[in-house]
């Protein structure tokens, strides 16, 4: 120096909203300008953006990755 993998942070998990000693997953990297030696700024990169069909087109499902709670929406029942 390189891979890997472990804690740990930081993102994601097909319609809102919190929590969570939970589970999946990405990333912890590179450039580039600026000011004065570490800071700022900008750009570039992941997870992830639902399901079936005969796939042009047509059809369905569900506010959860899972769970509890609230919120919207639909029913059906009492008051």
């Nucleotide at each position: 120096u390189c891979g890997c993998u472990g804690a740990c942070u930081g993102g994601a998990g097909a319609u809102g909203g919190c929590a969570u000693g939970c589970c999946u997953c990405c990333a912890g990297g590179c450039c580039c300008u600026g000011c004065u030696g570490g800071c700022a700024g900008g750009g570039c990169g992941a997870a992830c953006c639902g399901c079936c069909g005969a796939c042009c087109c047509g059809g369905c499902u569900g506010a959860u990755g899972a769970u509890g709670c609230c919120u919207c929406c639909c029913u059906u029942u009492u008051c």
Overview
Fluoride riboswitch aptamer (crcB RNA motif), 79 nucleotides, folded computationally. The coordinates come from a structure-prediction model, not an experiment, and the mean pLDDT is 79. It was read from a public genome assembly, where an Rfam model found it.